RNAcentral holds the sequence, with entries from MGnify. A computed fold for a 122-nucleotide RNA from a marine eukaryotic metagenome, annotated as c-di-AMP riboswitch aptamer (ydaO/yuaA leader). The model forms 92% of the base pairs in the Rfam consensus.

[in-house]
């Protein structure tokens, strides 16, 4: 300087440092939450952020390895191919379908990025 991502801007204040906290706002982003609809016994619990789900076959039996797989990345921007990369992790706590009004919470983190064609944008 630039990329994934909601994860940005600008202002106060405090530390007394070159940065660190707290608080505003503003833009972004997500939950909860009615009527109508929508669903409808009961149980193996569900549910929610994210792209991150599923299924196989091993196993020390516990979800632990292995693979492959919905899904997501790959540098102006889109289509479409090839090729490689990821496919993770936390909340809640038995409890959530939609959802006006209302409420509530978030502003990380990580990373240096291939090649082809069309097409646009400058």
């Nucleotide at each position: 300087u630039g990329c994934u991502g909601a994860a940005u801007u600008u202002c106060u204040c405090u530390c007394a440092u070159a940065g660190a906290g707290a608080g505003a706002a503003a833009a972004c982003g997500g939950g909860g939450g009615a009527c109508c609809c929508a669903a409808a016994c009961u149980g193996u619990g569900g549910g929610g952020u994210g792209a991150a789900u599923u299924c196989u076959a091993c196993u020390u039996c516990u979800u632990g390895u292995a693979g492959a797989u919905a899904g997501g990345g790959a540098a102006c921007c889109c289509u479409u191919c090839u090729u490689c990369c990821c496919g993770a992790a936390c909340c809640c706590g038995u409890c959530a379908g939609c959802u006006a009004a209302c409420c509530c919470c978030g502003u990380a983190a990580g990373c240096a990025u291939a090649g082809a064609a069309g097409g646009g944008a400058g």

It matches the Rfam family "c-di-AMP riboswitch aptamer (ydaO/yuaA leader)". Its family is annotated with regulation of gene expression and cyclic-di-AMP binding in the Gene Ontology. The prediction has a mean pLDDT of 77.